[in-house]
Molecule: transfer RNA
Organism: Candidatus Elulimicrobium sp.
RNA sequence: GGGGAUAUAGUUAAACGGUAUAACGUAGCAUUCGCAUUGCUAAAUUCCGGGUUCAAUUCCCGGUAUCUCCA
Numbered sequence: 001g002g003g004g005a006u007a008u009a010g011u012u013a014a015a016c017g018g019u020a021u022a023a024c025g026u027a028g029c030a031u032u033c034g035c036a037u038u039g040c041u042a043a044a045u046u047c048c049g050g051g052u053u054c055a056a057u058u059c060c061c062g063g064u065a066u067c068u069c070c071a
Stems, first nucleotide, its partner, number of pairs: 001070007010024004018054001026042005047063005
C1' cells in the first nucleotide's frame, strides 16, 4: 500500500426491513437472627455521518476503531 471480517445494555451474545431480546452482572422487594441461595420487579444498549424507504440494528455510500490475509 491492497483485500476481507467485525462494531448492539456494565460483560458475553441473539435479532425475515415492522415494539431491540436473553444470560450473567447492577438496584429494589420477599424469604433469613444475619449472610448465601431462591422467587418477583425495575433500570440500562444498535460506533460516527449521510442516502434509500411509510418504516433501517438490518440495504447502500463514506469515515473511525479492532482483528485478519497478501505485499